Overview: A computed fold for a 253-nucleotide part of an RNA from a bacterium, annotated as large-subunit ribosomal RNA, domain VI. Its Rfam family is "Bacterial large subunit ribosomal RNA". The prediction has a mean pLDDT of 87. RNAcentral holds the full RNA, with entries from ENA.

Context: one part of a larger RNA
RNA sequence: CGCGGAAAUUUGCGGAGAUUCUUCCCUAGUACGAGAGGACCGGGAAGGAUGAACCUCUGAUGUACCGGUUGUUCUACCAAGAGCAUCGCCGGGUAGUCAAGUUCAGUUCGGAUAAGCGCUGAAAGCAUCUAAGCGCGAAGCCUCCUCCAAGAUCAGAUUUCGUUAUUGAGGUCCCGUGUAGACUACACGGUAUAUAGGCGAUACGUGUAAGACCCGUAAGGGUUUCAGCGGAGUCGUCCUAAUAGACCCAUUG
Numbered sequence: 001c002g003c004g005g006a007a008a009u010u011u012g013c014g015g016a017g018a019u020u021c022u023u024c025c026c027u028a029g030u031a032c033g034a035g036a037g038g039a040c041c042g043g044g045a046a047g048g049a050u051g052a053a054c055c056u057c058u059g060a061u062g063u064a065c066c067g068g069u070u071g072u073u074c075u076a077c078c079a080a081g082a083g084c085a086u087c088g089c090c091g092g093g094u095a096g097u098c099a100a101g102u103u104c105a106g107u108u109c110g111g112a113u114a115a116g117c118g119c120u121g122a123a124a125g126c127a128u129c130u131a132a133g134c135g136c137g138a139a140g141c142c143u144c145c146u147c148c149a150a151g152a153u154c155a156g157a158u159u160u161c162g163u164u165a166u167u168g169a170g171g172u173c174c175c176g177u178g179u180a181g182a183c184u185a186c187a188c189g190g191u192a193u194a195u196a197g198g199c200g201a202u203a204c205g206u207g208u209a210a211g212a213c214c215c216g217u218a219a220g221g222g223u224u225u226c227a228g229c230g231g232a233g234u235c236g237u238c239c240u241a242a243u244a245g246a247c248c249c250a251u252u253g
Base pairs, nucleotide, nucleotide: 001151005161006160007159008158009157010156014148015147016146017145020048021047022046023045024044025043026042032037050105051104052103053102054101058099059098060097061096065092066091067090068089069088070085071084072083073082074081075080110142111141116136117135118134119133170248171247172246173245174190175189176188177187178186195241196240197239198237199236200235201234202233204230205229206228211224212223213222214221215220
């Protein structure tokens, strides 16, 4: 830009992916075989690789979370802190992300066939699966399954809304954002509001703050104290900010 103005829901021409492999058990030490060995068919159970989703569990990461600790500088000093040293080093760790973790998947039915096996059957009074005709037959092909999909220009379908009016369905800009993301796009919200921040509560993490008191000459220990502190989680609350506004658009050909 097209699809005769929109919004939502769709059909599927077509395309992509997947459709996997092994072992063990039963049937059965049966059929078969002198024995050694050892099945078809059918049923069941584990596992490998691969793929998808997810974070309850196990863990990794978690550089604005908590604690311990070394050196040094500073806050006048003590104490308590802050900066720097790979996040200084070390021990843990929420959300998120992730796998090594968890869950799930490959089924089945059908169609046409390959090699192959056949039926009927002449040419060629016989024979012959083939020449006419008709069957069976594979992890392969087409379906079935998952995803995309009407630029499928033959541009499909359904529902609803709007279309010279006091115009207008709808959309965009703008703004708060994240389940999205390089930008764009996508998704949610915009005061008739819980969208983000703040605040309150709480989950969870760390592990018992500072100060004071007590004990000890002291290092240090104890009580107050399962304390204090805290990023992303959850619930709530209009305190702050989503204000105010602008534009496009069929109304034809």